[in-house]
Molecule: transfer RNA
Organism: uncultured Alphaproteobacteria bacterium
RNA sequence: GCCGACAUAGCUCAGUUGGUAGAGCAACUGAUUUGUAAUCAGUGGGUCGGGAGUUCAAGUCUCUCUGUCGGCA
Numbered sequence: 001g002c003c004g005a006c007a008u009a010g011c012u013c014a015g016u017u018g019g020u021a022g023a024g025c026a027a028c029u030g031a032u033u034u035g036u037a038a039u040c041a042g043u044g045g046g047u048c049g050g051g052a053g054u055u056c057a058a059g060u061c062u063c064u065c066u067g068u069c070g071g072c073a
Stems, first nucleotide, its partner, number of pairs: 001072007010025004019056001027043005049065005
């Protein structure tokens, strides 16, 4: 230099054919317990890496930038 993959909650990851963003773990609250852990019930937490475009509507499609990883030279 060229090519490709990935970027979504604190962490690990889903998200179908474009149609109101989810799970597990973690955190917090309550119940239970003499107390802790465990268990059970519940709650909060993300405008989806930045910007632009298409569309009635974008995590999803297009362009560009940034970062990480891999391949070729």